[in-house]
RNA sequence: GGGCCGUUAGCUCAGUCGGUAGAGCAGCGCACUUUUAAUGCGCGGGUCGUCGGUUCAAGUCCGACACGGCCUA
Numbered sequence: 001g002g003g004c005c006g007u008u009a010g011c012u013c014a015g016u017c018g019g020u021a022g023a024g025c026a027g028c029g030c031a032c033u034u035u036u037a038a039u040g041c042g043c044g045g046g047u048c049g050u051c052g053g054u055u056c057a058a059g060u061c062c063g064a065c066a067c068g069g070c071c072u073a
Base pairs, nucleotide, nucleotide: 001072002071003070004069005068006067007066010025011024012023013022019056027043028042029041030040031039049065050064051063052062053061
């Protein structure tokens, strides 16, 4: 240099045929308990890597770029 894969909540990851974003863990509150832990219930938390394009509508499709990984010369 060329090719492929990945980037979504604090962390690990889902997200179907484009229809307006979720789970587990962690955090916070409450209940339970003599207390802690465990358990149960609830709550908050997102520019979906960046910029542009297509579309009534983009996490999803297209292009460029950035970062990480693998293969190859």